A computed fold for a 71-nucleotide RNA from Drosophila suzukii, annotated as transfer RNA. The RNAcentral record of the sequence draws on Ensembl Metazoa. The source organism's lineage runs through Eukaryota, Metazoa, Pancrustacea, Pterygota and Sophophora. It matches the Rfam family "tRNA".
[in-house]
RNA sequence: GCAUCGAUAGUUUAGUGGUAGAAUACUCGCCUCCCAUGCGAAUGGUCCGGGUUCGAUUCCCGGUCGAUGCA
Numbered sequence: 001g002c003a004u005c006g007a008u009a010g011u012u013u014a015g016u017g018g019u020a021g022a023a024u025a026c027u028c029g030c031c032u033c034c035c036a037u038g039c040g041a042a043u044g045g046u047c048c049g050g051g052u053u054c055g056a057u058u059c060c061c062g063g064u065c066g067a068u069g070c071a
Stems, first nucleotide, its partner, number of pairs: 001070007010024004018054001027041004047063005
């Protein structure tokens, strides 16, 4: 330099056009003499810009970052 793949919550990840789900972590409550375990609740997210569309995490273009391969 070229090509391919990827970027979703603090972390790990699911989601092929109709406003995103789980685990874990943190916080609160219950339980317990206390801690731990267990149970419940709440908080928190689509890498950035543009385009298509009634509607975009999803499709298209560009950028940034990361991984792999070739040179």